[in-house]
């Protein structure tokens, strides 16, 4: 200087007119509400609703099954399927990035190709000896060499042997066992075994752990109408109709009709936003985090408010002029609160910042 690998910031800035929600204060006003001022008003994901809480109600003696998540260790955290350290393992020169209970309890599958896909071997062929004229036959050796395949009953090497073969050896793996170090997965030595135990569990299964069930449309409250009912009064109650006669319907203890209460649709009010809270600084820890002190108040809409124009200066892209500046022009990520945090994912113009790897290269 070129390639990269982790993680992190921001999410145009100011002004100006108009318009919207909330709240708080003034004037008007007949309670409604206008009208004018002042604060303050979306996001890193608000999204998907996948996962863990909180809160609400509703259900629960206790104990089993069934069904669902989780799955190395040890920590963090209210909690987790999140987080961080650390361990094996596998890919990469590496910074790093992925994964992680059990296959020597059962049971099932392992295309193709192959003789053989699991209490292996039924193909050629090799390899040796014995007979015959190159070749065939018989008899041994039984996986070492060969072909198939993702995987074939450890790997190289060396002895040995008629040729071979864990047959034997040394070393490398795997296995049992011990020490030692580590909270712990797990590691490092050490003896000892000739190697038994092939792979898939997001196949069924086993273990361990944990889990009631709905969700702010939860749930509370007031409460126009309505029906059941209760409780009291009752001989009159409504229609036509401006009133009156008058007429017609329902009543008078088989109770119209009034009142009161009940019950909760319409609508309304809590729930409703001060919270496992932000910021900042000290301090403990390797870290995730935890203590503490100090400050701060930061949407609460109900068919849903947070917008739009305009100008100024930034930024990206292309054009021209020219030469690291000047004019133009275009263009402006995904997205939009709805009880609240905690996390995961998943969408995103364009900038920038911070550790670190590798390669070259110059001192």
């Nucleotide at each position: 200087a070129g390639a990269g690998c982790a993680g992190g910031u921001c999410a145009g800035a100011c002004g100006a007119u108009c318009g919207c929600g909330u709240u708080c204060c003034g004037u008007u006003g007949c309670c409604a509400a206008a009208c004018g001022g002042a604060a303050u008003g979306a996001g890193g994901a608000a999204a998907g609703u996948c996962c863990g809480a909180a809160c609400u109600c509703c259900a629960c003696a206790g104990g089993g099954c069934a069904g669902g998540a989780u799955g190395g260790u040890c920590c963090g955290u209210a909690a987790c399927a999140c987080g961080g350290a650390c361990u094996c393992g596998u890919u990469g020169u590496g910074a790093a990035a992925c994964g992680g209970g059990g296959a020597a309890a059962g049971u099932g599958c392992c295309a193709c190709a192959g003789a053989a896909a699991g209490c292996a071997a039924a193909c050629a062929u090799u390899c040796c000896g014995c007979u015959g004229u190159u070749c065939a036959g018989c008899g041994g050796a039984u996986u070492a060499a060969g072909g198939u395949g993702a995987a074939a009953g450890g790997g190289c090497g060396a002895g040995g042997u008629a040729a071979g073969a864990g047959c034997u050896c040394a070393c490398c793996g795997c296995c049992u066992u011990g020490u030692u170090g580590g909270u712990g997965a797990c590691a490092a030595c050490a003896a000892g075994g000739g190697c038994a135990u092939g792979g898939c569990a997001a196949a069924c299964c086993c273990c361990a752990u944990c889990c009631g069930g709905a969700g702010c449309a939860a749930g509370a409250c007031c409460a126009a109408a309505u029906a059941a009912a209760a409780g009291g009064g009752a001989a009159g109650a409504g229609g036509c109709g401006g009133c009156c006669c008058g007429u017609c319907u329902c009543g008078u203890u088989u109770g119209a009709c009034c009142c009161u209460u009940g019950g909760g649709u319409a609508g309304g009010u809590c729930g409703c936003u001060c919270g496992a809270g932000g910021u900042c600084g000290a301090u403990g820890g390797c870290a995730a985090c935890g203590u503490c002190g100090a400050u701060c108040c930061c949407a609460g809409a109900u068919a849903g408010a947070u917008g739009a124009u305009c100008g100024u200066c930034g930024g990206u892209u292309c054009c021209g002029c020219a030469u690291u500046g000047c004019g133009g022009a275009a263009c402006a990520a995904c997205a939009g609160a709805a009880u609240u945090c905690g996390g995961c994912u998943u969408a995103u113009c364009g900038a920038c910042c911070u550790g670190c790897u590798c390669u070259g290269g110059u001192u």

Bacterial RNase P class A from a bacterium, 363 nucleotides, folded computationally. The sequence is in RNAcentral, with records from ENA. The model forms 92% of the base pairs in the Rfam consensus. It is recorded under the gene name rnpB. The prediction has a mean pLDDT of 76.